[in-house]
RNA sequence: GGGGCGUUGGCGCAGCCGGUUAGCGCAGGUGGCUCAUAACCACUCGGUCGCGGGUUCGAGCCCCGCACGCCCCACCG
Numbered sequence: 001g002g003g004g005c006g007u008u009g010g011c012g013c014a015g016c017c018g019g020u021u022a023g024c025g026c027a028g029g030u031g032g033c034u035c036a037u038a039a040c041c042a043c044u045c046g047g048u049c050g051c052g053g054g055u056u057c058g059a060g061c062c063c064c065g066c067a068c069g070c071c072c073c074a075c076c077g
Base pairs, nucleotide, nucleotide: 001073002072003071004070005069006068007067010026011025012024013023019057028044029043030042031041032040050066051065052064053063054062
């Protein structure tokens, strides 16, 4: 330098062919249960979807650029 995959709450992930309120688990908080802790049960908090543009009536999803991570190829003699 070329190519592929990925980037979504603190962490791990889902999100089908673009459609209205972006979900799940863990973690956190509150309450219940218990002599008590854990476990378990109920409720709850938390996300400008990596950044910037574009297309569209409408974008997490499509297009372009950039950044970061992983992998492959080439070059570096």
The RNA shown here (transfer RNA) has 77 nucleotides and comes from Tessaracoccus rhinocerotis.
NCBI's taxonomy places the organism under Bacteria, Actinomycetota, Propionibacteriales, Propionibacteriaceae, Tessaracoccus.
It matches the Rfam family "tRNA".